[in-house]
Context: one part of a larger RNA
RNA sequence: GGAUGAACGCUGGCGGCGUGCCUAAGACAUGCAAGUCGAGUGGGUUUAGGCCCACGGCGAACGGGUGAGUAAUACCUAGGAACUUUCUUUAAGUGGAACAUAACCAGUCGAAAGAUUGGAUAAUAUUCCAUGUGGCCGCAAGGCUAAAGUCGCAAGACGCUUAAAGUGAGGCCUGGGCACCAUCAGCUAGUUGGUAAGGUAAUGGCUUACCAAGGCUAUGACGGUUAGGGGCCCCGAGAGGGGAAACCCCCACACUGGAACUGCGACACGGUCCAGACUCCUACGGGAGGCAGCAGUUUGGAAUUUUGCACAAUGGGCGCAAGCCUGAUGGAGCGACGCCGCGUGGGGGAUGAAGGGCUUCGGUCCGUAAACCCCUGUCAUUUGCGAACAAAGCUGCUGGCCUAAUACGCAAGUAGUUGAUAGUAGCAAAAGAGGAAGGGACGGCUAACUCUGUGCCAGCAGCCGCGGUAAUACAGAGGUCCCAAGCGUUGUUC
Numbered sequence: 001g002g003a004u005g006a007a008c009g010c011u012g013g014c015g016g017c018g019u020g021c022c023u024a025a026g027a028c029a030u031g032c033a034a035g036u037c038g039a040g041u042g043g044g045u046u047u048a049g050g051c052c053c054a055c056g057g058c059g060a061a062c063g064g065g066u067g068a069g070u071a072a073u074a075c076c077u078a079g080g081a082a083c084u085u086u087c088u089u090u091a092a093g094u095g096g097a098a099c100a101u102a103a104c105c106a107g108u109c110g111a112a113a114g115a116u117u118g119g120a121u122a123a124u125a126u127u128c129c130a131u132g133u134g135g136c137c138g139c140a141a142g143g144c145u146a147a148a149g150u151c152g153c154a155a156g157a158c159g160c161u162u163a164a165a166g167u168g169a170g171g172c173c174u175g176g177g178c179a180c181c182a183u184c185a186g187c188u189a190g191u192u193g194g195u196a197a198g199g200u201a202a203u204g205g206c207u208u209a210c211c212a213a214g215g216c217u218a219u220g221a222c223g224g225u226u227a228g229g230g231g232c233c234c235c236g237a238g239a240g241g242g243g244a245a246a247c248c249c250c251c252a253c254a255c256u257g258g259a260a261c262u263g264c265g266a267c268a269c270g271g272u273c274c275a276g277a278c279u280c281c282u283a284c285g286g287g288a289g290g291c292a293g294c295a296g297u298u299u300g301g302a303a304u305u306u307u308g309c310a311c312a313a314u315g316g317g318c319g320c321a322a323g324c325c326u327g328a329u330g331g332a333g334c335g336a337c338g339c340c341g342c343g344u345g346g347g348g349g350a351u352g353a354a355g356g357g358c359u360u361c362g363g364u365c366c367g368u369a370a371a372c373c374c375c376u377g378u379c380a381u382u383u384g385c386g387a388a389c390a391a392a393g394c395u396g397c398u399g400g401c402c403u404a405a406u407a408c409g410c411a412a413g414u415a416g417u418u419g420a421u422a423g424u425a426g427c428a429a430a431a432g433a434g435g436a437a438g439g440g441a442c443g444g445c446u447a448a449c450u451c452u453g454u455g456c457c458a459g460c461a462g463c464c465g466c467g468g469u470a471a472u473a474c475a476g477a478g479g480u481c482c483c484a485a486g487c488g489u490u491g492u493u494c
Base pairs, nucleotide, nucleotide: 001494002493003492004491006490007489008488009487010486013342014341015340016339017338018337019335020334021300026298027297028296030295031294032293035058036057037056040055041054042053043052044051045050065253066252067251075177076176077175078174079173080172083170084169085168087166088165089164090163091162092161093160094159095129096128097127098126104119105118106117107116108115109114134145135144136143137142149158150157151156179225180224181223186216187215188214191213192212193211194210195209196208197207198206228250229249230248231247232243233242234241235240255276256275257274258273259272278289279288280287281286306332309330310329314328315326316325317324318323345375346374347373348372355366356365357364358363379435381430382429383428384427385426393417394416395415396414397413398412400410401409438483439482440481441480442479443464444463445462449478450477451476452475453474459466460465
């Protein structure tokens, strides 16, 4: 000198874009953050549109948070073969039958959470039979293996089953790279390999039985300490050093520890079970909870924001759709925390006014600075007008294609409808220099000097060093210098 998620002191006009718990992965009041489908089904209710309960489907494994753990089952990079399919396309099929159960009704127990008995019923819930294009097993013969309907007058549409291919994503394996300590030198029995079996979507000591005695290691095993990794960011001419906030990719975690269930996908942040700590309710018998989601509270700390608005846009979930949900996201609020931009006026004006400082008492400096005269109107203020971000979708109409069809569908035109931000940005007008400058330094390094006070005191200080009666170094004042809505100090780093 540069940089910073900064903090502290003094000061503080406006805007844009960013950014904001680095500490206690401490504890959390309250609200919201994952629902949706009546075009799968049964019921309750309503005048109706509809609403509610339950079964069922899809989603909840994404998105969002955090960095505790992890030195390698992570990450980065280059490859590999033995795996999976919610999506798309293609091919074939979609026949027949049956048994339950919830909501509901009637009871019982319980303070509650909730539990339980009996009765009735449906399905795209569940089960059985058939078929076998295909698929799997097998040398072959042969064996095994599926489905579901709904809307619509119809056409058709949305589905369902099996299989193949594709896209994207995920699981697995291998080579290389990846912090410090040798005051860590030996480590290892499922350990290393084989055979067989089990298990998995799949390979494999992944697991088990048997057999062999191997495997790793000064090219640092094993142990300990520290740490999420990368793209990137900062400094530097580079070499290199430092960091891992924000944004993007990957990983890990979700009160602590363990486990599985469901499912294409989890061993699952707002699911389940068990144990533990903590908090809450209780009729003392028993129950409930999990902000490292968004706000917010408390604690810790030098220190870090609103319990705001909207789904209008983008994206996601569900749905044929209309639409619903979305603290993702888009906007706003707070903080000079950072970067950038703008302003705090411009021109003239000498009696060199008053006042203040210095003085050799002659004068000189603040100083064209002020007053005064003439202008301008950025920003802020007031008034008025007033956006883009909107296109899809839906509704009406028009003709075209398809068609038997003025149904449906497809593409097009036209009219209408949809804005949180926001009466914001922007534009116009009005008034008036009016509302808008401070901080640090002045001995040398280092740009900038005098007076007064103090008297090794009080104090200063980054280093050298100042102060003991003439201090340009302390304190105050005037002046000057440097930056400027900031300026200094401190921490960290090059």
Predicted 3D model of a 494-nucleotide part of an RNA (small-subunit ribosomal RNA, 5' domain) from an uncultured bacterium. It matches the Rfam family "Bacterial small subunit ribosomal RNA". Clan: SSU clan. Rfam links the family to the GO terms structural constituent of ribosome and ribosome.